[in-house]
RNA sequence: UCCCGAUAAAGCCAAACCUUUCGUGAGGAAGGGGCGGAGUGCCGCGGGUCUUUGAGGGCAAAAGACGGCCGGGCUGCCGAA
Numbered sequence: 001u002c003c004c005g006a007u008a009a010a011g012c013c014a015a016a017c018c019u020u021u022c023g024u025g026a027g028g029a030a031g032g033g034g035c036g037g038a039g040u041g042c043c044g045c046g047g048g049u050c051u052u053u054g055a056g057g058g059c060a061a062a063a064g065a066c067g068g069c070c071g072g073g074c075u076g077c078c079g080a081a
Stems, first nucleotide, its partner, number of pairs: 004079002012037002017032006035068001041074003045071003048066005053060002
C1' cells in the first nucleotide's frame, strides 16, 4: 500500500414517526427523533420503483421524484485479526 472489517476508539450520517413549511404529486427543506449504516459520502451512468402528463389498454418518455433497492464511476476516516 492492497485485501479485509472487530462486542476496538474517535468522529460522522440518520429510517419510521411527530411539528412547521414548499410542491398538483412522487417527494423536498428545517427542528425533534433514532431503526439502522464502514461508504447510509459524491455522481445520477445502467437497471428498478414511484409521480405528473400524454395516450387509451398497458404503451410512450415530454416533465419529474427516490436513490437507506441492485449494479457502475470517483473518492474518504479508523484499525485488530
Molecule: c-di-GMP-I riboswitch aptamer
Organism: Nitrospirota bacterium